[in-house]
Molecule: TPP riboswitch aptamer (THI element)
Organism: Legionellales bacterium
Parts: sequence; structure tokens; C1' cells
RNA sequence: UAUUAGGGCGCGGGGUGUUGGGAGACCGACUGAGAAAUACCCGUCGAACUUGAACUGAUUAAUAUCAGCGUAAGGACGCUAUAGGAGUUAUCG
Repeated sequence: UAUUAGGGCGCGGGGUGUUGGGAGACCGACUGAGAAAUACCCGUCGAACUUGAACUGAUUAAUAUCAGCGUAAGGACGCUAUAGGAGUUAUCG
């Protein structure tokens, strides 16, 4: 000093739907990590999330879910110490 691993700190990205009642505020039900929570998830080894998409098939009360689309298009990173570790140089035996 290249590199690897997990970690810490800071910073950043993202979603919040379906449904019953109600004039509304809001109160229930469903799925989920999360349904506006200060929490949760994710940050290039990137299906977190967005677009295509009011997509196609199955399924559900509906969303959700499963398969496809999909080696499709996009998508948010720096610092730090520790450990491992390869190379180089010097010194000692």
C1' cells in the first nucleotide's frame, strides 16, 4: 500500500395500499419489516423502491400473494478503526 470481511459514524434513497362504517374527523378488517410510523426497509455484490402497468395467467371480498414480464429501463456513498491477508523495503538471528 492493493485487497477481503463484518462493524461503527455520518450522509443519502424509498414506500405507505386494499376494504367495511361515517358528512367529516376518525374507528374497524386484510396483507406486510413498514400502511405517515421518527419507526421500518434499502444504499451499486443495488428486485429497497420507481417505470413498463389500469400489463398477462392463477388466486382473493379487494388489495395483497404466486408465476411471467425480468441477464427490461431506472435507482441512493463517503469516512473510520479492527481483524484477516498478499506484495515490497529495512533490521536482527